Context: one part of a larger RNA
RNA sequence: UUGGGUCUAAAACAUCCGUAGCUUGCUUAGUAAGUUUCUUGUGAAAUUUUAUGUCUUAAACAUAGAGCGUGCAGGAAGUACUGCUAAGCUAGAGACUGGGAGACGUAAGAAGUACGUUCAAAGUAGCGGUAAAAUGUGUUAAUCUUGGACGGACUCACAAUAGCGAAGGCAUCUUACGAGAACAGUUCUGACAGUAAGGGAUGAAGGCUAGGGGCGCAAAACGGAUUAGAUACCCGUGUAGUCCUAGCAGUAAACACUGCACACUAAACAUUAGUGCCUCUUCGAGAGGCGUUAGUGCUGUAGGGAAGCCGUAGAGUGUGCUACCUGGGAAGUAUAGUCGCAAGGCCGAGACUU
Numbered sequence: 001u002u003g004g005g006u007c008u009a010a011a012a013c014a015u016c017c018g019u020a021g022c023u024u025g026c027u028u029a030g031u032a033a034g035u036u037u038c039u040u041g042u043g044a045a046a047u048u049u050u051a052u053g054u055c056u057u058a059a060a061c062a063u064a065g066a067g068c069g070u071g072c073a074g075g076a077a078g079u080a081c082u083g084c085u086a087a088g089c090u091a092g093a094g095a096c097u098g099g100g101a102g103a104c105g106u107a108a109g110a111a112g113u114a115c116g117u118u119c120a121a122a123g124u125a126g127c128g129g130u131a132a133a134a135u136g137u138g139u140u141a142a143u144c145u146u147g148g149a150c151g152g153a154c155u156c157a158c159a160a161u162a163g164c165g166a167a168g169g170c171a172u173c174u175u176a177c178g179a180g181a182a183c184a185g186u187u188c189u190g191a192c193a194g195u196a197a198g199g200g201a202u203g204a205a206g207g208c209u210a211g212g213g214g215c216g217c218a219a220a221a222c223g224g225a226u227u228a229g230a231u232a233c234c235c236g237u238g239u240a241g242u243c244c245u246a247g248c249a250g251u252a253a254a255c256a257c258u259g260c261a262c263a264c265u266a267a268a269c270a271u272u273a274g275u276g277c278c279u280c281u282u283c284g285a286g287a288g289g290c291g292u293u294a295g296u297g298c299u300g301u302a303g304g305g306a307a308g309c310c311g312u313a314g315a316g317u318g319u320g321c322u323a324c325c326u327g328g329g330a331a332g333u334a335u336a337g338u339c340g341c342a343a344g345g346c347c348g349a350g351a352c353u354u
Base pairs, nucleotide, nucleotide: 004325005324006323007308008307012322014202015201016200017199021195022194023193025089026088027087028086029085030084031083033082034081036077037076038075039074040073041072042071048066049065050064051063052062053061054060092192093189094188095187096185097184098183104178105177106176107175108174109173110172111155112154115151116150117149118148119147120146121145126137127136163170164169207248208247209246210245211244212243216242217241221237222236223235224234259321260320261319262318263317264316267299269297270296271295272294273293274292275291276290277289278288279287280286303310304309327354328353329352337346338345339344
């Protein structure tokens, strides 16, 4: 509990696709379901009200009329809007064509430095580590230098306020196969659209199952220090894990703490990708300028906002649809259900307390 809200106070699902539902461009004709007008019937009595009467009066009661009953049903009209039917249109949407941009995805192959192991050569007493040390390592020849072989992981500089992707995320090079967006052309379809409960797909790190692989790093663990203690910070080791393949899991400060779509509403600057024109030109895939689309940023007007701030990619002005919120704690707990191998996930209270 509403004519309220959801960046930061409670509250936008992690992201996308999509079913029902809801919403939905322009024109013409028809229909008349919604809708509007008129009319008929019905809409108990009491109550309300007007008049008269009765009981001596009043309250009360009786009779007649009106009103109420905001409704329902039948009939007759009207057609602006919504709906439905039919026909058409091109501004939304989609398809097509063209040349560009991109760490977009999947798979395969190749490369590079560093690191480690090992072999050989050369060489001698330390090396390593720290604030200082010690544990550790070394005459069975280490550290350091040179050369060879092997191994797994990673991808310096370029690198950006850059780019791509729905999000998670994506960066050595080449190839193959896929996907999307922007721009330009305006050939085609002709509203095919928006959102989206359920549903489906994707989803970092860590975790789990099976099989590989393990250079470095490194939870756990062990040792050395520090300290009053030190189950830590520092040092030396070091196992899961990190890597690959096939599955599971389904969560994050999954954040821009900002749902999606459309229309409208000042400017300036930077930058990325197209595209049109102009000037210069060493004629180059060159340089500069002026426009125009689409993106990424930054300053900022109107406006908004509690303020911080937002500000044509709104948190402005409106419209459509969805999700969510209602004091703090108990608690994202208990229980039931459901999913999972498990860990746990999803859904999700109350007593009580303040």